The prediction has a mean pLDDT of 78. Predicted 3D model of a 360-nucleotide RNA (Bacterial RNase P class A) from an Actinomycetes bacterium. Rfam family: Bacterial RNase P class A. It is annotated as a ribozyme. Lineage of the source: Bacteria > Bacillati > Actinomycetota > Actinomycetes. The sequence was found by an Rfam model in a public genome assembly.
[in-house]
RNA sequence: UGAGCCGGCCGGGUGGUCGCGGCCAGGCGCAGUUGUUCGCUGUGACCUGGUCGAGGAAGGUCGGGACUCCAUAGGGCAGGGUGCUGGCUAACGGCCAGUCGGGGUGACCCGCAGGAAAGUGCCACAGAAAAUAGACCGCCGAUGGGUACCUGAUCAAGGUGCCACAGGUAAGGGUGAAACGGUGCGGCAAGAGCGCACCAGCACCCGAGGUGACUCGGGUGGCUUGGCAAACCCCACCCGGAGCAAGGUCAAGUUGGGGACGGCUGGCCCGGCUCAUGUCCCCAGGUGGACCGCAGAGAUGGAUGACCACCCAACCGGCUAGCCGGUGGACAGAAUCCCGCCUACAGGCCGGCUCACUCG
Numbered sequence: 001u002g003a004g005c006c007g008g009c010c011g012g013g014u015g016g017u018c019g020c021g022g023c024c025a026g027g028c029g030c031a032g033u034u035g036u037u038c039g040c041u042g043u044g045a046c047c048u049g050g051u052c053g054a055g056g057a058a059g060g061u062c063g064g065g066a067c068u069c070c071a072u073a074g075g076g077c078a079g080g081g082u083g084c085u086g087g088c089u090a091a092c093g094g095c096c097a098g099u100c101g102g103g104g105u106g107a108c109c110c111g112c113a114g115g116a117a118a119g120u121g122c123c124a125c126a127g128a129a130a131a132u133a134g135a136c137c138g139c140c141g142a143u144g145g146g147u148a149c150c151u152g153a154u155c156a157a158g159g160u161g162c163c164a165c166a167g168g169u170a171a172g173g174g175u176g177a178a179a180c181g182g183u184g185c186g187g188c189a190a191g192a193g194c195g196c197a198c199c200a201g202c203a204c205c206c207g208a209g210g211u212g213a214c215u216c217g218g219g220u221g222g223c224u225u226g227g228c229a230a231a232c233c234c235c236a237c238c239c240g241g242a243g244c245a246a247g248g249u250c251a252a253g254u255u256g257g258g259g260a261c262g263g264c265u266g267g268c269c270c271g272g273c274u275c276a277u278g279u280c281c282c283c284a285g286g287u288g289g290a291c292c293g294c295a296g297a298g299a300u301g302g303a304u305g306a307c308c309a310c311c312c313a314a315c316c317g318g319c320u321a322g323c324c325g326g327u328g329g330a331c332a333g334a335a336u337c338c339c340g341c342c343u344a345c346a347g348g349c350c351g352g353c354u355c356a357c358u359c360g
Stems, first nucleotide, its partner, number of pairs: 001356010012311007020053008028044006055331001059342002062340005067243004074270004079239005084098005099113001100111004114234002119232002121228003136173002138169003143166002145163007181199006200224001202221008247292004255284007262274003312329001314327005
């Protein structure tokens, strides 16, 4: 100097004018109280003043809770969720650190991270054969077979050569994402862990380190047993349901007809509670307004917008630093609350680390 990796922050500012919603105070109007006035109370879509007024994600609704109700609410089946180790937390499928595996030169990033010898299933096409897998091309020719020649007195028998039918083979070649360990030597008719040496893997044993996942070292051994469980499944742990349109208070209305023996917030079973002046189901009709829940914004058809000036960041043009002019500042709006995750984001700032090149 360039290219990258990780983390954090800001995301327009100041002033003025007009306009919104809440709260407070005063005024004015209306109503009530009172014989009347004052005063008091209530109310108004009115006036004046003061004060407060969207986010890092408010988005997604993917997780976990607080809170409310069923409800006095236990056990099981089915169902669902998580899945390496340790820790944090109210909790989580979250976060932190680590182990193992994969990617990258690296800083770092990703993880579909328990079990494939409990069972079932799948691996297209190609290929002989895709897991109790197998012979297409090859290689062999000891043994059985065929054939030619020779020896022999024809037969019998023997020898040599050829063939490759039966047979042997899975080392070499081919197919494929993947083919029953790799390299070398010996052995064999030719081969094969068939044997041996070294290595990898697996099983068992011992030692060291670590809380642990796991790592390192040594020994023995059979020689060696694909992948997929984010396929069904097995194993371990966890899980009542519904949700602020939860729920509560007041007001208004509460009728007619039919039915069941039950009803109780996902399904089923057991238990529990309640039940005939009862509870529940279906059809039709009727009433349906206010307040609370509700908050440092607290709305309820749902509020913060517009204009002007200057400054700031970016871009373009003219011009000597500087100045002038123009354009123009992202994603995006609370609705019970909190903790996470995921996604979107113009522009800008800060910190640390890696690699490459150059100079000292």